Record summary:
Transfer RNA from Sedimenticola thiotaurini, 72 nucleotides, folded computationally. The organism belongs to Sedimenticola, within Bacteria. The sequence was found in a public genome assembly. Rfam family: tRNA. By type it is a transfer RNA.
[in-house]
RNA sequence: GGGCGCGUAGCUCAGCGGGAGAGCACUACCUUCACACGGUAGGGGUCCCUGGUUCGAUCCCAGGCGCGCCCA
Numbered sequence: 001g002g003g004c005g006c007g008u009a010g011c012u013c014a015g016c017g018g019g020a021g022a023g024c025a026c027u028a029c030c031u032u033c034a035c036a037c038g039g040u041a042g043g044g045g046u047c048c049c050u051g052g053u054u055c056g057a058u059c060c061c062a063g064g065c066g067c068g069c070c071c072a
Base pairs, nucleotide, nucleotide: 001071002070003069004068005067006066007065010024011023012022013021018055026042027041028040029039030038048064049063050062051061052060
């Protein structure tokens, strides 16, 4: 330098045009003498950035940035 893949909650990931979600983690309460386990409820996101397509973009297109793999 070229090719491919991935960037979504604190972490691991799903979602692939029209409501942003799960598990774990966190907070409060219940339970316990206390902790853990368990139960109930809750908070938390500029969906990497910029532009384009569209009535509408996390999703499609282009460019950029970061990470990984391969080739040279």